[in-house]
Context: one part of a larger RNA
RNA sequence: GAACGAACGCUGGCGGCGUGGAUAAGGCAUGCAAGUCGAACGCGAAAGUCACCUUCGGGUGAUGAGUAGAGUGGCAAACGGGUGAGUAACACGUGGGCAACCUUCCCUAAGGCGGGGGACAACAUCGGGAAACCGGUGCUAAUACCGCAUAAUAUCUUGAGUUCGCAUGUUCUCGAGAUCAAAGGUGGGGAUUCUUCGGAACCUGCCGCCUGAGGAUGGGCCCGCGCCUGAUUAGCUUGUUGGUGGGGUAACGGCCUACCAAGGCUCCGAUCAGUAGCCGACCUGAGAGGGUGACCGGCCACACUGGGAUUGAGAUACGGCCCAGACUCCUACGGGGGGCAGCAGUCUAGAAGCAUCGACAAUGGAGGAAACUCUGAUCGUGCGACGCCGCGUGCAGGACGAAGGUCUUCGGAUCGUAAACUGCUUUCGCUAGGGAUGAAAGGUUUGUGGGUUAACAGCCGACGGAUUUGACAGUACCUAGUAAAGAAGCUCCGGCUAAGUCCGUGCCAGCAGCCGCGGUAAUACGGGCGGAGCAAGCGUUGUUC
Numbered sequence: 001g002a003a004c005g006a007a008c009g010c011u012g013g014c015g016g017c018g019u020g021g022a023u024a025a026g027g028c029a030u031g032c033a034a035g036u037c038g039a040a041c042g043c044g045a046a047a048g049u050c051a052c053c054u055u056c057g058g059g060u061g062a063u064g065a066g067u068a069g070a071g072u073g074g075c076a077a078a079c080g081g082g083u084g085a086g087u088a089a090c091a092c093g094u095g096g097g098c099a100a101c102c103u104u105c106c107c108u109a110a111g112g113c114g115g116g117g118g119a120c121a122a123c124a125u126c127g128g129g130a131a132a133c134c135g136g137u138g139c140u141a142a143u144a145c146c147g148c149a150u151a152a153u154a155u156c157u158u159g160a161g162u163u164c165g166c167a168u169g170u171u172c173u174c175g176a177g178a179u180c181a182a183a184g185g186u187g188g189g190g191a192u193u194c195u196u197c198g199g200a201a202c203c204u205g206c207c208g209c210c211u212g213a214g215g216a217u218g219g220g221c222c223c224g225c226g227c228c229u230g231a232u233u234a235g236c237u238u239g240u241u242g243g244u245g246g247g248g249u250a251a252c253g254g255c256c257u258a259c260c261a262a263g264g265c266u267c268c269g270a271u272c273a274g275u276a277g278c279c280g281a282c283c284u285g286a287g288a289g290g291g292u293g294a295c296c297g298g299c300c301a302c303a304c305u306g307g308g309a310u311u312g313a314g315a316u317a318c319g320g321c322c323c324a325g326a327c328u329c330c331u332a333c334g335g336g337g338g339g340c341a342g343c344a345g346u347c348u349a350g351a352a353g354c355a356u357c358g359a360c361a362a363u364g365g366a367g368g369a370a371a372c373u374c375u376g377a378u379c380g381u382g383c384g385a386c387g388c389c390g391c392g393u394g395c396a397g398g399a400c401g402a403a404g405g406u407c408u409u410c411g412g413a414u415c416g417u418a419a420a421c422u423g424c425u426u427u428c429g430c431u432a433g434g435g436a437u438g439a440a441a442g443g444u445u446u447g448u449g450g451g452u453u454a455a456c457a458g459c460c461g462a463c464g465g466a467u468u469u470g471a472c473a474g475u476a477c478c479u480a481g482u483a484a485a486g487a488a489g490c491u492c493c494g495g496c497u498a499a500g501u502c503c504g505u506g507c508c509a510g511c512a513g514c515c516g517c518g519g520u521a522a523u524a525c526g527g528g529c530g531g532a533g534c535a536a537g538c539g540u541u542g543u544u545c
Base pairs, nucleotide, nucleotide: 001545002544003543004542006541007540008539009538010537013391014390015389016388017387018386019384020383026347027346028345030344031343032342035075036074037073040072041071043069048063049062050061051060052059053058082302083301084300092226093225094224095223096222097221098220101219102218106215107214108213110211111210112209114148116146117145123138124137125136126135127134128133154179155178156177157176158175159174160173161172164169184207185206186205187204188203189202192201193200194199228274229273230272235265236264237263240262241261242260243259244258245257246256247255277299278298279297280296281292282291283290284289304325305324306323307322308321327338328337329336330335355381357380358379359378363377364375365374366373367372394424395423396422397421404415405414406413407412428486429482430481431480432479433478434477438472442468443467444466445465446464447463448462450460451459452458489534490533491532492531493530494515495514496513500529501528502527503526504525510517511516
C1' cells in the first nucleotide's frame, strides 16, 4: 500500500448492487418449512336454510352435499433447504477403466393386458387407558394382496458353431428343456343384444398396467498422479498378505466365513500424534510465490450422542421407524412425548451479525388428465455506512477587506470573497398529479383448416380473435410545486510524512508505529487560532500478502 463475513471510537443526507451467527455441531417457547390425487377405492357428517308435526322440550324430511372429514391405495417425501462436527481418506481434484454394475419418472420402437380367489382398514359394536393409544367381535371396496392361464430377443441348465480381447472372459447365430406378467379408470357414439332402466356388451379417443430391447439421466465400484505439520513418533500388521471352497452384493473384492500358506507395509517416512471438509475460486504480488476456502457453483460428510435395519428404483433416511444413553416436557405415578446444523424468533457464551414480514405474480419443484393445491426453494420488502459504486450538502457576483476571533515587531497580518448583501438554479429530500416493464403460458369461449375414427361425436395437435392472472407497488419513472431552503465530519501538523504558532503544564499530567518527546520559553503533552489530508465517512485494533 492492498484486502476483510470484521469489531471499537467520533460522526452520519440519499440511492443502486451486494452482504450479515466466523464463538457454543450449546439449549430451545411459538408459528410455518411436504404434500398431492375423488379421472384408483369404500365410507360419509355438521352448522345454517326451507317444509311438516309438536306435549313447545323437541322430532321428521329436503337442501347444505356425495361437500368437509378421516381411512385404503398410488406417486412424492432420497429433491429442494441447513451445517462443517467428523474425515489426512480414492474424501476431494484431475485423467482413465468396468469384458464386474444398477437406474423410478422421461423418450423410441415391439409384443401383451385372459380368467379367478381370499382378506384388511375405514365403519358398526363391546371393552381397557389420565393420556399416548390399544384390544375383541362383525361388515366391505379397489389400480391393495394371492394363485391359475398365456410366454420371449428375459432368467437358468445344456449342445454346436463364431467374433473380439491384456487375462478371467466376451459378441453373435442355430437348437433342446425348465421358470417368471399384468389393472383398470375416464370421455364420445349410433345400429343390434341384455337390462335391476342406473347401465353393460360392441366401436372409438385419452390416461394408465405388464414383459423384454435401445436411449437419456442419475448413481455404484476400481486404478495412475496430486493433496498440511511433527523422527523429542522407527518399526507397524493376524482378516493381517495371498490361495482354495462356500456365502453375500446391482456388481468386483477378506466384503464375510472355513481350511491352507506366511506373508504385506516401511527412512522415496510406514505406524503414531496434532491440525483440517476438498475443489472451482478469493486476497495479495510485476511475476514466481504466499495466505484463505465467507457469499455463488461442484463433490463429500453430518442431522441430540451411539448402534440397527425396514420400505423403496434410489436412504441405512434432518422435519420416518426400532434399541441404548444424556437432556427436557406431560402424568391420575401405571406410563407417555420431544429433537431448529430448515425460515423467522428466544436464552446463554461472545468484541460481534437482521423481521417471530409479504407473495406464490415470476423462475423452479411435487402431485394431478386438467382446473388447481402445496412450496420459509424462490421472488420481494424490512433492519445494519458491513462493503463497493454513484449523487448531494449549492452556483455567480460581492472590499469599507465589516463585526468578531487569533497572532503581533502595535505598523499590521490572518480567518477572508469567507460572511452580510444582490442575482440565479432546484439534483436529492418533502408535498401533489400521472404511472410502467417484469405476463407469457395455462384456463374459458369462438373461428379456420389437419390427424384419429364407421362418424360431421369425442380426442389430439396447428393458426387467429376475445377474456382472465402482479407480492413487490401507486414502487421505478415522468410532470408540477416548495425554499438555499432539510444535509459535514474525522484524523493529523518533531522526522519518516503533506501541514505552525500562542497559552497552560513543568520527567508532573501525558504522548508514542519506529526514532523518541515532557525536569520553566515543548512546532512532539492539554487547549485556542491557523493549516494539511481524506470525506458520509474518518481513525484505531485484529488478520493476510